[in-house]
C1' cells in the first nucleotide's frame, strides 16, 4: 500500500402487527394466545372521539447503517391459519441511515540487521 474479516466507542436510521377475554366512556387500559431479535421501559402533549380505547414527540430494549433493518410496489401472487405484513415468491427489484480509529489474514513494493 491494496483488498478482506471481526471488534469497541462515537454518530445515524428503523419497526412494534393479528386473535380472544375482562375493563373504560373523556377513561384513553388489563390478561392470556400467534409469529418474531424486537409487538412498548418510562414521561410529556394533542386541534382524535365511542362503528371508540388513537396520533405525536423524547425515552428504553431489540435490529440495522447498503444484496435479508425497514419503507414502496401492495387492497399483489401462491401455500398456510383461529387471525394477521404467518411462511414463501416479488427481491442482487427501487427506496433508505457511517465515516474515523486500532486488530488479524492475505497479496504487492521498500528499506535495514544478521
Nucleotide at each position: 500500500g491494496a483488498c478482506g474479516a471481526g471488534a469497541g466507542a462515537c454518530a445515524c436510521g428503523g419497526g412494534a402487527g393479528c386473535c380472544c377475554g375482562g375493563g373504560g366512556u373523556a377513561c384513553g387500559u388489563c390478561g392470556g394466545g400467534c409469529u418474531g431479535a424486537g409487538a412498548g421501559u418510562g414521561c410529556g402533549g394533542g386541534u382524535c372521539g365511542a362503528g371508540c380505547c388513537c396520533c405525536c414527540g423524547c425515552u428504553g430494549a431489540c435490529c440495522g447503517u447498503u444484496g435479508g433493518a425497514c419503507c414502496u410496489g401492495a387492497u399483489c401472487c401462491g401455500g398456510g391459519u383461529a387471525a394477521u405484513g404467518c411462511c414463501g415468491g416479488c427481491g442482487a427489484a427501487g427506496g433508505a441511515a457511517g465515516g474515523a480509529u486500532g486488530u488479524c489474514a492475505u497479496c504487492g513494493g521498500u528499506g535495514a540487521a544478521u